RNA sequence: GGGCGUGUAGCUCAGUUGGGAGAGCGCCUCGUUCGCAACGAGGAGGUCGGGGGUUCGAGCCCCCCCACGUCCA
Numbered sequence: 001g002g003g004c005g006u007g008u009a010g011c012u013c014a015g016u017u018g019g020g021a022g023a024g025c026g027c028c029u030c031g032u033u034c035g036c037a038a039c040g041a042g043g044a045g046g047u048c049g050g051g052g053g054u055u056c057g058a059g060c061c062c063c064c065c066c067a068c069g070u071c072c073a
Stems, first nucleotide, its partner, number of pairs: 001072007010025004019056001027043005049065005
């Protein structure tokens, strides 16, 4: 330098006709307990890597860029 893959909540990851942004764990509050853990109920937490484009509408399609992984040179 080129090919391919990945980037979504604090962490690990889902997300297929393009229209609801989600799960588990963690965190906070309440209940239960003498207390802790576990369990139950509720809650907070997201510029969907960045920019542009297409579209009535984009996490999802197209282009450029960035980071990481991998292969080739």
Molecule: transfer RNA
Organism: Acidobacteriota bacterium